Predicted 3D model of RNase P RNA and transfer RNA as a complex of 363 nucleotides.
Its mean pLDDT, the model's own confidence on a scale to 100, is 78.
Rfam match: Bacterial RNase P class A. Its family is annotated with ribonuclease P activity, dimeric ribonuclease P complex and tRNA processing in the Gene Ontology.

RNA sequence: AAAGCCGGUCAGACAACCGCUGCCAUGCAAAUGGGAGAGGAAAGUCCGGGCUCCACAGAGCAGGAUGCCGGCUAACGGCCGGACGCCGCGAGGCGAGGAAUAGGGCCACAGAGACGAGCGUAUUAAGUUACGGUGAAACGCGGUAACCUCCAUCCGGAGCAACACCAAAUAGGCAGACGAUGACGCGGCUCGCCGAGUCUGCGGGUAGGUGGCUGGAGCCGGUCAGCAAUGGCCGGCCUAGAGGAAUGGUUGUCCACGACAGAACCCGGCUUAUCGACCGACUUUCCCA
RNA sequence: GGUGAUGUAGCUCAGUCGGUUAGAGCAUCGGAUUCAUAAUCCGGGGGUCGGCAGUUCAAGUCUGCCCAUCACCA
Numbered sequence: 001a002a003a004g005c006c007g008g009u010c011a012g013a014c015a016a017c018c019g020c021u022g023c024c025a026u027g028c029a030a031a032u033g034g035g036a037g038a039g040g041a042a043a044g045u046c047c048g049g050g051c052u053c054c055a056c057a058g059a060g061c062a063g064g065a066u067g068c069c070g071g072c073u074a075a076c077g078g079c080c081g082g083a084c085g086c087c088g089c090g091a092g093g094c095g096a097g098g099a100a101u102a103g104g105g106c107c108a109c110a111g112a113g114a115c116g117a118g119c120g121u122a123u124u125a126a127g128u129u130a131c132g133g134u135g136a137a138a139c140g141c142g143g144u145a146a147c148c149u150c151c152a153u154c155c156g157g158a159g160c161a162a163c164a165c166c167a168a169a170u171a172g173g174c175a176g177a178c179g180a181u182g183a184c185g186c187g188g189c190u191c192g193c194c195g196a197g198u199c200u201g202c203g204g205g206u207a208g209g210u211g212g213c214u215g216g217a218g219c220c221g222g223u224c225a226g227c228a229a230u231g232g233c234c235g236g237c238c239u240a241g242a243g244g245a246a247u248g249g250u251u252g253u254c255c256a257c258g259a260c261a262g263a264a265c266c267c268g269g270c271u272u273a274u275c276g277a278c279c280g281a282c283u284u285u286c287c288c289a
Numbered sequence: 290g291g292u293g294a295u296g297u298a299g300c301u302c303a304g305u306c307g308g309u310u311a312g313a314g315c316a317u318c319g320g321a322u323u324c325a326u327a328a329u330c331c332g333g334g335g336g337u338c339g340g341c342a343g344u345u346c347a348a349g350u351c352u353g354c355c356c357a358u359c360a361c362c363a
Stems, first nucleotide, its partner, number of pairs: 001285004006280005012254007020037002023034004039260001043271002046269005051159004058191004063155005068082005084095004098150002103148002105144003115140001119132004163211004173202006185193002218237008255258001290362007299315004308346001317333005339355005
């Protein structure tokens, strides 16, 4: 220098003006002033957890998930370290594990023969030994568990349209079914728990508001322990919270001319989409000294 | 916002415990029949099994991730 590999950061910048949604201050109010205002994936909803309700969430069966060994974590199918297998010259990448002597199933086509021993040829004292075109697998202690299964561990169900409260409206109407011999509910079944209404159809009424809602397994910096993931301590910071749903527009200057994409209860992961720019570690080849 | 289901020929669907070249009906094309058309009879074409990976000797089927469509919940 070229090619590559791994990890991390950013996601046009600045200024002016006009708006939009919360918060704070002043004000009787109108309003004025200040400050804040999408992401690395906010996405897919694929895993895990918090939270809320249903027994203070219980037992068994069924079902589901995971699977080398050790660690981290609130938890995980995630992450870290190590072993093993495959790929790559290498840095490195990928991997749903163990058990086929617990048992059952399957092994198409080809091939004489496909799962359990027989068959052919040669050979031998002897089914004694060797070989057998095919095929993924052939004369065996076969293969297959992303086929059933076994073993170990874990999992109750539903989801913020959960749930709680306030207010309005009306008649809690008519018909049918079930129900203290326990309905309904605890979203598979049984036990167990609870304890009085429940369900369906017809016909009406209301379809408003508040909380849940963002200060949290939080972010930044330093230090210590640890190979690392991660954890402890100290200091600093507050960083969207709507409810038809804000986060925008115009102008100017500059550059490398700007991708994928828009929060809706919250968080930890994974996966998928993504113009580019920068930083760090490393590998291979070539050149120069 | 949350939850569930489906995707196979132009349309509607089968496809078993993974196995040889994925089928059926309607539609379409060619021929026969008819004066002609329909109906009927005979024959044919048409499929990346929604997409991409993985497991496997072998995938429409099993597993993972995406895409599209539909339904339900105040």